RNA sequence: GCGCCAGUAACUCAUCGGUAGAGUGCCCGACUGUUAAUCGGGUGGUAGGAGGUUCGACACCUCCCUGGCGCA
Numbered sequence: 001g002c003g004c005c006a007g008u009a010a011c012u013c014a015u016c017g018g019u020a021g022a023g024u025g026c027c028c029g030a031c032u033g034u035u036a037a038u039c040g041g042g043u044g045g046u047a048g049g050a051g052g053u054u055c056g057a058c059a060c061c062u063c064c065c066u067g068g069c070g071c072a
Stems, first nucleotide, its partner, number of pairs: 001071007010024004018055001025043006048064005
């Protein structure tokens, strides 16, 4: 330098173009002699950035940024 993959909640990941969810974590409660476990509720994201297409974009197109892998 070229190609490919990834970037969504604090973490690990879902999400066939129709107003973004789960598990873990954290907070409150139930249970227990106490803790743990278990159960219930709650909390949490301008979806890496900027444009474009579309009635509508996390998802499609372009450029850029970051990380990984391969080729030279």
The RNA shown here (transfer RNA) has 72 nucleotides and comes from a soil metagenome. Its Rfam family is "tRNA". Rfam links the family to the GO term triplet codon-amino acid adaptor activity. The prediction has a mean pLDDT of 82. RNAcentral holds the sequence, with entries from MGnify.